[in-house]
RNA sequence: GCGCGGUUAGCUCAGUUGGUAGAGCGCUCCGCUUAUACCGGAUUGGUCGGGGGUUCGAAUCCCUCACCGCGCA
Repeated sequence: GCGCGGUUAGCUCAGUUGGUAGAGCGCUCCGCUUAUACCGGAUUGGUCGGGGGUUCGAAUCCCUCACCGCGCA
C1' cells in the first nucleotide's frame, strides 16, 4: 500500500427490509442479615467512533477520515 471484519450504556454484546435503541453484568438506594456476601425490589443509564451526503425519517444506505484485529504484498 491492498483486501476483509470490527467501533452502540462503565464492561460484554444484541439491534430483522431505514420508522424515533435494548439485554446481561455493573453503579446507587431500599428490604433481608449481628455484619459483609448471596437473594428480592426499585433506580441510574447513550452526540450509536468523527465529519459530510441521500431521505419525510439514518445505528442501519452512500462518501470520507480515525482507531482496533486478521490476511496479502

This is a predicted structure of a 73-nucleotide RNA (transfer RNA) from a Patescibacteria group bacterium. It matches the Rfam family "tRNA". By type it is a transfer RNA. Gene Ontology term of the family: triplet codon-amino acid adaptor activity.